[in-house]
RNA sequence: GGGCCAGUAGUUUAAUGGUAAAACGAGCGGCUGGCAGCCGCUAACUCGGGGUUCAAUUCCCCGCUGGUCCA
Repeated sequence: GGGCCAGUAGUUUAAUGGUAAAACGAGCGGCUGGCAGCCGCUAACUCGGGGUUCAAUUCCCCGCUGGUCCA
């Protein structure tokens, strides 16, 4: 320098055009004399810019970051 893949909540991952979801973690509450544990509730997210579309996490382009392969 080039090819390919990936980027979504604090972490790990779903959602593939139509209200963004789960687990763990966090906060609050309940059970307990207290802790652990269990149960309930709450908050929190689409890498940046542009394009297509009535509508973009999803499709296209450019950039950034990471991984991998080639040179």